[in-house]
RNA sequence: UGGGUCGGCCAGGCAGUCGCUGCCGUUGCGCUCGUUCGCGACGGGGGAGGAAAGUCCGGGCUCCGCAGGGCAGGGUGCCAGGUAACGCCUGGGCGCGCGCCGGUUUCCGGCGUAGCGACGGAAAGUGCCACAGAGAACGAACCGCCGAUGGCCCGCAAGGGAUCAGGCAAGGGUGAAAAGGUGCGGUAAGAGCGCACCGCGCUGCCGGCAACGGGAGCGGCACGGAAAACCCCACCCGGAGCAAGGCCAAAUAGGGGUCCCAUGACGCGGCCCGCGUCGGACCCGGGUAGGCUGCUCGAGGUCGCCGGUGACGGCGACCCUAGAGGAAUGACUGUCCACGACAGAACCCGGCUUAUCGGCCGGCCCACACA
RNA sequence: GGGCCACUAGCUCAGGCGGUUAGAGCGCGGUCCUGAUAAGACCGAGGUCUGUGGUUCGAGUCCACAGUGGCCCACCA
Numbered sequence: 001u002g003g004g005u006c007g008g009c010c011a012g013g014c015a016g017u018c019g020c021u022g023c024c025g026u027u028g029c030g031c032u033c034g035u036u037c038g039c040g041a042c043g044g045g046g047g048a049g050g051a052a053a054g055u056c057c058g059g060g061c062u063c064c065g066c067a068g069g070g071c072a073g074g075g076u077g078c079c080a081g082g083u084a085a086c087g088c089c090u091g092g093g094c095g096c097g098c099g100c101c102g103g104u105u106u107c108c109g110g111c112g113u114a115g116c117g118a119c120g121g122a123a124a125g126u127g128c129c130a131c132a133g134a135g136a137a138c139g140a141a142c143c144g145c146c147g148a149u150g151g152c153c154c155g156c157a158a159g160g161g162a163u164c165a166g167g168c169a170a171g172g173g174u175g176a177a178a179a180g181g182u183g184c185g186g187u188a189a190g191a192g193c194g195c196a197c198c199g200c201g202c203u204g205c206c207g208g209c210a211a212c213g214g215g216a217g218c219g220g221c222a223c224g225g226a227a228a229a230c231c232c233c234a235c236c237c238g239g240a241g242c243a244a245g246g247c248c249a250a251a252u253a254g255g256g257g258u259c260c261c262a263u264g265a266c267g268c269g270g271c272c273c274g275c276g277u278c279g280g281a282c283c284c285g286g287g288u289a290g291g292c293u294g295c296u297c298g299a300g301g302u303c304g305c306c307g308g309u310g311a312c313g314g315c316g317a318c319c320c321u322a323g324a325g326g327a328a329u330g331a332c333u334g335u336c337c338a339c340g341a342c343a344g345a346a347c348c349c350g351g352c353u354u355a356u357c358g359g360c361c362g363g364c365c366c367a368c369a370c371a
Numbered sequence: 372g373g374g375c376c377a378c379u380a381g382c383u384c385a386g387g388c389g390g391u392u393a394g395a396g397c398g399c400g401g402u403c404c405u406g407a408u409a410a411g412a413c414c415g416a417g418g419u420c421u422g423u424g425g426u427u428c429g430a431g432u433c434c435a436c437a438g439u440g441g442c443c444c445a446c447c448a
Stems, first nucleotide, its partner, number of pairs: 001367010012336007020047002023044008031034001049342001053353002056351005061241004068273004073237005078092005093119001094117003097113007120232002125230002128225002142172002144168003149165002152161003180198006199221001200219004205214003245293004255284006264278004286447003300319008337340001372444007381397004390428001399415005421437005
């Protein structure tokens, strides 16, 4: 410099005019006279997001008497750590991919690594693997190879031939998948039949908290795939949600029906036990459509120092940054440029996912060039 | 705001413990029947199973994420 990849920040700027909203201050009018009610005026400063979204996870908060035990159900799933918690994040391991190197070059091994991985168990059990194919998980023999051995034919014999018995699992073929792979030996032909290397399993050793890694010995190999099939193992999970919940006010018919009721009903929302209460559940009908609160200072933000590889944690200083309720955050003008995307809070946070015009910055990987 | 459910042919629905080519009724098109129509008989067309990705040899079916549509909720006695 170019390509790639991951992450952070910004989200048209400036000026003027007129609006909207809630807060603070001053003030006018009204009344049931209040620093506190209602309607206004003026001034000041505040006023959407990185996703406010989907509601896919996790928590806070509130109520269900405690949030108890068991079963069922649901979720998570390499290891360690972070955290309020998580299906999130960080670091590590292993595998995949990519790159480079080497070799005995359809392959194998080593090294590196930005990237990707729903990554526990298939020797607990049950079930599945269609079609094709000889055979699909108690292995099988279609083509093929052999036919050493026994039999058959030819030959005086040496020997030769076909392949009946039979042997084989190398090669072909089928398939997503064919029962360890490559090479050498071996054999009638073959085959872990034997050996070397790789893979696999078992045993103990060393390193590591662990996942796992390294090397040693033993075993010729017993163990195909799939658990986003049931299932097993380990761990976690009570339910509902701010229309939760609390307070005040107003109004109505404290009405009617069905059902259960002490071995019961309800609270407890799948069931049982335990605990509490003694009536309760559902439907129809009636009334209100008002106010206050919960409501925003919080696992909060910025900066500095310290600890940690890091996520993050500790300490100190400073800051306050929407809080509406039919629902505010807008309109116009001028000007500049790179011509402005997706999109609008509704109890609050931490994540994930999805949408998104562009711009800036940084880490890492690869190639090339120069020093 | 919160909670829940469903997407398969033009419409209404089956199929749902994965298996080769997804069915039914109505509707639509053609032929027959009729003087003509309706009804009837026969034949036929029509589907990216809402989309994208994943698991698997194989997905309408299993898993994840999106999209669209629909339903429910307050207080008082």

Model confidence (mean pLDDT): 80 of 100. This is a predicted complex of two RNAs, RNase P RNA and transfer RNA, with 448 nucleotides together. Rfam match: Bacterial RNase P class A. By type it is a ribozyme.